Predicted 3D model of a 469-nucleotide part of an RNA (small-subunit ribosomal RNA, 5' domain) from a moss metagenome.
[in-house]
Context: one part of a larger RNA
RNA sequence: CACAUGUAACACAUGCAAGUUGGAUGGGAAGCAUCCUAGUGUUGUUUUCAAUGGUGGACAGGUGAGUAACGUGUAAGAACUUGCCCUUGGGAAGGGGACAAUAAUUAGAAACAGUUACUAAUACCCCAUAAGCUAAAGAGCAAAAAGAGGAAUCCACCUAAGGAGGGGCUUGUGUCUAAUUAGCUAAUUGGUGAAGCAAUGGCUUACCAAAGCAAUGAUCAAUAGCUAGUCUAAAAGGAUGAUCAACCAUAUUGGAACUGAGACAAGGCCCAAACUCCUAUGGGAGGCAACAAUGGGGAAUUUUUCACAAUGGGUGAAAGCUUGAUGGAGCAAUGAUGCGUGGAGGUAGAAGGCCCAUGGGUCAUAAAUUCCUUUCCUCAAAAAAGAAGCAAUGAUGGUAUCUGAAGAAUAAGCAUCGGUUAAUUAUGUGCCAACAGCCAUGGUAAGACAAAGGAUGCAAGUGUUAACA
Numbered sequence: 001c002a003c004a005u006g007u008a009a010c011a012c013a014u015g016c017a018a019g020u021u022g023g024a025u026g027g028g029a030a031g032c033a034u035c036c037u038a039g040u041g042u043u044g045u046u047u048u049c050a051a052u053g054g055u056g057g058a059c060a061g062g063u064g065a066g067u068a069a070c071g072u073g074u075a076a077g078a079a080c081u082u083g084c085c086c087u088u089g090g091g092a093a094g095g096g097g098a099c100a101a102u103a104a105u106u107a108g109a110a111a112c113a114g115u116u117a118c119u120a121a122u123a124c125c126c127c128a129u130a131a132g133c134u135a136a137a138g139a140g141c142a143a144a145a146a147g148a149g150g151a152a153u154c155c156a157c158c159u160a161a162g163g164a165g166g167g168g169c170u171u172g173u174g175u176c177u178a179a180u181u182a183g184c185u186a187a188u189u190g191g192u193g194a195a196g197c198a199a200u201g202g203c204u205u206a207c208c209a210a211a212g213c214a215a216u217g218a219u220c221a222a223u224a225g226c227u228a229g230u231c232u233a234a235a236a237g238g239a240u241g242a243u244c245a246a247c248c249a250u251a252u253u254g255g256a257a258c259u260g261a262g263a264c265a266a267g268g269c270c271c272a273a274a275c276u277c278c279u280a281u282g283g284g285a286g287g288c289a290a291c292a293a294u295g296g297g298g299a300a301u302u303u304u305u306c307a308c309a310a311u312g313g314g315u316g317a318a319a320g321c322u323u324g325a326u327g328g329a330g331c332a333a334u335g336a337u338g339c340g341u342g343g344a345g346g347u348a349g350a351a352g353g354c355c356c357a358u359g360g361g362u363c364a365u366a367a368a369u370u371c372c373u374u375u376c377c378u379c380a381a382a383a384a385a386g387a388a389g390c391a392a393u394g395a396u397g398g399u400a401u402c403u404g405a406a407g408a409a410u411a412a413g414c415a416u417c418g419g420u421u422a423a424u425u426a427u428g429u430g431c432c433a434a435c436a437g438c439c440a441u442g443g444u445a446a447g448a449c450a451a452a453g454g455a456u457g458c459a460a461g462u463g464u465u466a467a468c469a
Base pairs, nucleotide, nucleotide: 001335002334010295011294014292015291019055020054021053024052025051027049028048029047030046031045032044033043035041036039062250063249064248071175072174073173074172075171076170077169080167081166082165085163086162087161088160089159090158091157094126095125096124102117103116104115105114106113132141133140134139147154148153177221183213184212185211188210189209190208191207192206193205194204225247227245229240230239231238232237252273253272254271255270275286276285277284278283303329305328306327307326311325312323313322314321315320342372343371344370345369352363353362354361355360378405379404380403382401386396413458414457415456416455417454418439419438420437424453425452427450428449434441
């Protein structure tokens, strides 16, 4: 510096991961100021709460079960759509009735539900208008919303055309194994009319025709997310698809739709199933393949951590708020890279070990010892950049870095030594005990077993095993 996955897409306690808006709106509560009629008062203002409304919860994040497919890669295409954003034209006239909240009340163990009364809006509805739509004519259909400010103005709304980026659809072509799978298909293949869709289309339906696919391997079965890439190789290739990026699929299992520009959504709804939990037994609640964490399985994979300071997202006019995205820290030699474990002198060749031909040889300048240094470690003082052009704002972090002090002080292992293959002696054992990738070794002098002296290799690693090339 990077990564943390392979088995159980097994089950999940607890916390947290999607909110925001009072400059759309009426209320409740609390505070401050103001006025005079001194109150359960008036006016203004601030904070906060649930509710109506808007926008976002279709992004981001996880996983790879399914899928051999227009899923994906690549190259084209026509019959479509598009919130926010950009450009341009036109417009916003007049009215209305409700429903939450709230109050009262009823029922219930709870979840939550019913009735009556009241109320606002950028919520809802009617009406007017229309360079739009229905091929044309005729005839018909369909819009709008305000808010802030003293004002200038800002911001939002409706409609039409164009753009950007996104999405849906169609086609050519590439994409694993098996013939001990050879025939397969009945909405099946095509046409006409219609329904439906944003749009093409048997997508659906009525009628008509009888087609369509297949040894260039259909169908059935097995396996599998695909790609850019990654590993390896001189190349051709082979293997693979962790991290990062794009696409696809999926959210306990199966099914269906609602809302919306966008979902058939899963930290939304409904139904069914399995499982778990609560219960007053009448009935209810839940979904970590988000981030942490737990149990379990396994040879095996981490913290119930810090911060929104930066980057990005959501929302808001803005200040801001929010964000387990993200930025960081923690744990693990899991990998990559760098550094250190001291340097120079030092023969009486000390003691000791091992070998020995008993002369000696070797471990060996290695140690002791003398002089020196301080990377690293420890202590003390200082201390960032990353902040985005007034200022303020740093989780990381008192971290990186720097200065000073002290002291060789804090730091070496693992495997091998018959050949392959770099490196051998003595002792023990005696086809025993053992070794072993292959050849082989061991039967009383074993360079091959065991431990010892010595040597060789690599080094914060080393060796074995497994897998691939």

Background:
Its mean pLDDT, the model's own confidence on a scale to 100, is 83.